RNAcentral holds the full RNA, with entries from Rfam. Small-subunit ribosomal RNA, 3' major domain from Candidatus Tremblayella princeps, 473 nucleotides, folded computationally. NCBI's taxonomy places the organism under Bacteria, Pseudomonadati, Pseudomonadota, Betaproteobacteria, Candidatus Tremblayella. The prediction has a mean pLDDT of 83.
Context: one part of a larger RNA
RNA sequence: UGACGGGGACCCGCACAAGCGGUGGAUGAUGUGGAUUAAUUCGAUGCAACGCGAAAAACCUUACCUACCCUUGACAUGGCGGAGAUUCUGCCGAGAGGCGGAAGUGCUCGAAAGAGAAUCCGUGCACAGGUGCUGCAUGGCUGUCGUCAGCUCGUGUCGUGAGAUGUUGGGUUAAGUCCCAUAACGAGCGCAACCCCCGUCUUUAGUUGCUACCACUGGGGCACUCUAUAGAGACUGCCGGUGAUAAACCGGAGGAAGGUGGGGACGACGUCAAGUCAUCAUGGCCUUUAUGGGUAGGGCUUCACACGUCAUACAAUGGCUGGAGCAAAGGGUCGCCAACUCGAGAGAGGGAGCUAAUCCCACAAACCCAGCCCCAGUUCGGAUUGCACUCUGCAACUCGAGUGCAUGAAGUCGGAAUCGCUAGUAAUCGUGGAUCAGCAUGCCACGGUGAAUACGUUCUCGGGUCUUGUACA
Numbered sequence: 001u002g003a004c005g006g007g008g009a010c011c012c013g014c015a016c017a018a019g020c021g022g023u024g025g026a027u028g029a030u031g032u033g034g035a036u037u038a039a040u041u042c043g044a045u046g047c048a049a050c051g052c053g054a055a056a057a058a059c060c061u062u063a064c065c066u067a068c069c070c071u072u073g074a075c076a077u078g079g080c081g082g083a084g085a086u087u088c089u090g091c092c093g094a095g096a097g098g099c100g101g102a103a104g105u106g107c108u109c110g111a112a113a114g115a116g117a118a119u120c121c122g123u124g125c126a127c128a129g130g131u132g133c134u135g136c137a138u139g140g141c142u143g144u145c146g147u148c149a150g151c152u153c154g155u156g157u158c159g160u161g162a163g164a165u166g167u168u169g170g171g172u173u174a175a176g177u178c179c180c181a182u183a184a185c186g187a188g189c190g191c192a193a194c195c196c197c198c199g200u201c202u203u204u205a206g207u208u209g210c211u212a213c214c215a216c217u218g219g220g221g222c223a224c225u226c227u228a229u230a231g232a233g234a235c236u237g238c239c240g241g242u243g244a245u246a247a248a249c250c251g252g253a254g255g256a257a258g259g260u261g262g263g264g265a266c267g268a269c270g271u272c273a274a275g276u277c278a279u280c281a282u283g284g285c286c287u288u289u290a291u292g293g294g295u296a297g298g299g300c301u302u303c304a305c306a307c308g309u310c311a312u313a314c315a316a317u318g319g320c321u322g323g324a325g326c327a328a329a330g331g332g333u334c335g336c337c338a339a340c341u342c343g344a345g346a347g348a349g350g351g352a353g354c355u356a357a358u359c360c361c362a363c364a365a366a367c368c369c370a371g372c373c374c375c376a377g378u379u380c381g382g383a384u385u386g387c388a389c390u391c392u393g394c395a396a397c398u399c400g401a402g403u404g405c406a407u408g409a410a411g412u413c414g415g416a417a418u419c420g421c422u423a424g425u426a427a428u429c430g431u432g433g434a435u436c437a438g439c440a441u442g443c444c445a446c447g448g449u450g451a452a453u454a455c456g457u458u459c460u461c462g463g464g465u466c467u468u469g470u471a472c473a
Stems, first nucleotide, its partner, number of pairs: 001473002003470003007467007015457002019421005026312008034303002042053002064298007073127001077126002079123005086103007107116003129287002132285003138281002140276003143272001145270001150189006156165003168181004195264004200232003204228003209222003213218001235258001238252005314414001318373006330361003335354002340349003380411001385406007427449007
């Protein structure tokens, strides 16, 4: 100087407390461990691994296993030789591939001979190749403490020196934020602001949007909504009080908004030899008829069990049936697919419109109204299983999703323990998107309805500042 303390003082955080809803019990989904296996590819492992890499494992992906094949190789550059390229097609084979057949004579320069460029084939050597190892050789990227308020430097001063000071003290703040004091005076990286979205108003613009009239077509208008530009607006600016007359705090006015208005992006010096050699790049090592390459089938989907994260429930604040309303944000031409018809339904037919403020996905659902159920393992719950189908796709056996009928399991609110959340939040309700042929209860986004509680900082956890002790570095 740090680190540590079941030392002290002060302060903060959904850290506790006060509340609301969960997890832990059930069934299912998904990931992991373990076990199994020819293989169940690899990585991630306290917080900070475990719906993680994977924003889609039937084939492909795919790296794994088995079998069958290739060896200058699926891919790159260079030598030599040859050939139009290419298209169609036969036999064998699971296919990769092997053995053939037919058609076909290209481009540029040039009169021609010939030359050149690209492409393909053969051959041999240099080499290619490696998701092989090492993240403890590395770059890059990332997590984490933590959006915590800290981390440092120059000069000066003090100290023999390591170092200290500044950065401490008194206030204050979300903040090393600001003020005052002060052997310090300044400065840098952080904080804040500058950036984006939302909230109010104005200007400009007015189609595909909005709208008086209207049954529709339609013609009229741009006031309103909205969309999109350009601005205004919030700064403790004003008033009162407290305070050291400061910084600031408390209350008030005006205002759409008030003291960081709400949200996002943004992550200091560093820590964890944290993670990643399987995104990529890369040193070294290893491999070279194989640890490379191709194909088919299988596996990654197994299952006495254990754990994490979720979904659905256990019902009446509910379930079912009918009726009537109200969003936002997205996506769409190899696409979204309307009307209409068929089907009980998944869906099929059909073909209009739309490269989209025009058309389509697209009926939002919870909510509201009416009716039934009457507390039961039920008209709760929907697992499982049988049959019949639909769709995607060469192909749904291993191993997809959906529909109908039947079946109708566990489950009556969950032990010890433990998680999230402070407001348009939690809870709850649907909607869309990426990936994607098909396949979300995951992820990312969107809106609808919309709470309770916070006395407080004694305690638990984490962090910051000062101080103190130390047999630690």